[in-house]
Context: one part of a larger RNA
RNA sequence: UGACGGGGACCCGCACAAGCGGUGGAUGAUGUGGUUUAAUACGAUGCAACGCGAAAAACCUUACCUACCCUUGACAUGUCAGGAAGUGACCAGAGAUGGUUUCGUGCUCGAAAGAGAACCUGAACACAGGUGCUGCAUGGCCGUCGUCAGCUCGUGUCGUGAGAUGUUGGGUUAAGUCCCGCAACGAGCGCAACCCUUAUCAUUAGUUGCUACUGCAAAGGGCACUCUAAUGAGACUGCCGGUGACAAACCGGAGGAAGGUGGGGAUGACGUCAGGUCAUCAUGGCCCUUAUGGGUAGGGCUACACACGUCAUACAAUGGCCGGUACAGAGGGCUGCCAACCCGCGAGGGGGAGCUAAUCUCAGAAAACCGGUCGUAGUCCGGAUCGCAGUCUGCAACUCGACUGCGUGAAGUCGGAAUCGCUAGUAAUCGCGGAUCAGCUUGCCGCGGUGAAUACGUUCCCGGGUCUUGUACA
Numbered sequence: 001u002g003a004c005g006g007g008g009a010c011c012c013g014c015a016c017a018a019g020c021g022g023u024g025g026a027u028g029a030u031g032u033g034g035u036u037u038a039a040u041a042c043g044a045u046g047c048a049a050c051g052c053g054a055a056a057a058a059c060c061u062u063a064c065c066u067a068c069c070c071u072u073g074a075c076a077u078g079u080c081a082g083g084a085a086g087u088g089a090c091c092a093g094a095g096a097u098g099g100u101u102u103c104g105u106g107c108u109c110g111a112a113a114g115a116g117a118a119c120c121u122g123a124a125c126a127c128a129g130g131u132g133c134u135g136c137a138u139g140g141c142c143g144u145c146g147u148c149a150g151c152u153c154g155u156g157u158c159g160u161g162a163g164a165u166g167u168u169g170g171g172u173u174a175a176g177u178c179c180c181g182c183a184a185c186g187a188g189c190g191c192a193a194c195c196c197u198u199a200u201c202a203u204u205a206g207u208u209g210c211u212a213c214u215g216c217a218a219a220g221g222g223c224a225c226u227c228u229a230a231u232g233a234g235a236c237u238g239c240c241g242g243u244g245a246c247a248a249a250c251c252g253g254a255g256g257a258a259g260g261u262g263g264g265g266a267u268g269a270c271g272u273c274a275g276g277u278c279a280u281c282a283u284g285g286c287c288c289u290u291a292u293g294g295g296u297a298g299g300g301c302u303a304c305a306c307a308c309g310u311c312a313u314a315c316a317a318u319g320g321c322c323g324g325u326a327c328a329g330a331g332g333g334c335u336g337c338c339a340a341c342c343c344g345c346g347a348g349g350g351g352g353a354g355c356u357a358a359u360c361u362c363a364g365a366a367a368a369c370c371g372g373u374c375g376u377a378g379u380c381c382g383g384a385u386c387g388c389a390g391u392c393u394g395c396a397a398c399u400c401g402a403c404u405g406c407g408u409g410a411a412g413u414c415g416g417a418a419u420c421g422c423u424a425g426u427a428a429u430c431g432c433g434g435a436u437c438a439g440c441u442u443g444c445c446g447c448g449g450u451g452a453a454u455a456c457g458u459u460c461c462c463g464g465g466u467c468u469u470g471u472a473c474a
Base pairs, nucleotide, nucleotide: 001474002473003471004470005469007468008467009466010465011464012463013462015458016457019422020421021420022419023418026313027312028311029310030309031308032307033306034304035303042053043052064299065298066297067296068295069294070293073127077126078125079123080122081121082120083119086103088101089100090099091098092097107116108115109114129288130287132286133285134284138282139281140277141276142275143273145271150189151188152187153186154185155184156165157164158163169180170179171178195265196264197263198262200233201232202231203230204229205228206227209223210222211221213220214219236259239253240252241251242250243249315415319374320373321372322371323370324369331362332361333360336355337354341350342349343348381412386407387406388405389404390403391402392401428450429449430448431447432446433445434444
């Protein structure tokens, strides 16, 4: 100087407390461990691995296993020889591949011969190739402490020195934020602000949007309103009162759409964890080279006594079912979204209008509201499982897809010890969209609808910051 303390002082955080809803019990989905297997590919392992890499494992993906094949190789550059490239057909085979055969002559230079470019085949070698190892050799990127308020430097001063001072102290703040003091005076990276979005208004603009007007509508007229999207305004402790040290600031108030960082996002200092990744990529070293490289078919990654994590659905009456009726936002769409209409109980099929989309379409929002029914029951709750019959995608749904109809109707009556999230348009609850994608989602990322309770307080648990103290630790 740090680190540590079941030392002290002060402060903060959904850290506790106060509340609301969960997890832990059930069934299912998904990931992991374990076991099994020819293989169940690899990585991630306290917080910070476990709906994680994976924003899509039937084939492909695919790296794993089995079998069958190839060896200058699926891919790159260079040399030589031959041939345009290419197209169709047949046979063997699981296919890769092997064999036979038909047609076919392009482009540039040149009168022609020929040469050249691209492509294909063959030969020999330099080489290719490796998701092989090492993340403890690395770059890059990322997680984490933590959006915590810290981390440092120059000069000066003090100390023999390591170092200290500044950065400590008194206040204050979300903040090393600001003020005052001070052997310090300044400065840098962080904080804040500048950026995006949301909340108000004005101006400009008015189609595909809107409709106070004529009108049932269409159409016309208009841009007032809503909206869209560009430019501005607006919030700064600016004003008033009080407290305070005549400071910084804090408390209350006015005005205001908004008030003290208005809400949300992006933004992550010096560093820590030899944190994660050699399998995104790049790369040193090592290793393989008729194989640890390459191709193909089938299988596996989907196994299942069990254990754990994360979720979905429930156990019902604030509910289930039936009928009627209302209101979003944000997105996607040409190998696409697919209307009207017809068929089917339905998944869906037919159909073909419109739309490169403020125009057409996905698209019926759901909870809510109104009426009816059920009456506390393993039920008109719950839907697992299984049987039969189908639909769709796709060469192909057996291993191993999603969905529909009929039947079946399991566990489950609110969950032990323990444990998680959340402070407001939040929790809870309800639907909708998107990426990936032929098909497939209870996951992820977004969007809006309805919309709470509680916070006395900081003694205690956890984590963090500042000062101080002890130490046989570095």
Small-subunit ribosomal RNA, 3' major domain from a metagenome, 474 nucleotides, folded computationally. Rfam family: Bacterial small subunit ribosomal RNA. Rfam links the family to the GO terms structural constituent of ribosome and ribosome. RNAcentral holds the full RNA, with entries from SILVA. Model confidence (mean pLDDT): 83 of 100.